[in-house]
């Protein structure tokens, strides 16, 4: 350089085709509670911010399209695999 795959919250991970109840399925971790003599297991609730709201911000970065973008388009960055190059 070419081809393919990937980047989502503390971690893992689904969603992307066909845009719309998406703060984003689910699991783990963490916090609280129930149960227990206690712990584990199990169960329930919570876990971005919040002035608590029909609020705000967010899916690698920056733009664009749209009433509306994790999802479509463009450019770029990073990671993985294969190939090529390699005095």
């Nucleotide at each position: 350089g070419c081809a393919g795959g990937g980047g989502u919250a503390g971690u893992c991970a689904a969603g992307c085709a066909c845009g719309g109840c998406c703060a984003a399925c689910g699991a783990c971790g963490c916090g609280g509670g129930a149960c227990u003599u206690a712990a584990g297991a199990u169960c329930c609730c919570g876990u971005c911010c919040u002035a608590a709201g029909u609020g705000g911000u967010u899916c690698g970065u920056g733009g664009g399209u749209u009433c509306a973008a994790a999802u479509c388009c463009c450019a770029c960055c990073c990671c993985c695999u294969g190939c090529a190059c390699c005095a």
Transfer RNA from a Thermoplasmata archaeon, 87 nucleotides, folded computationally. It was read from a public genome assembly. It matches the Rfam family "tRNA". By type it is a transfer RNA. NCBI's taxonomy places the organism under Archaea, Methanobacteriati, Thermoplasmatota, Thermoplasmata.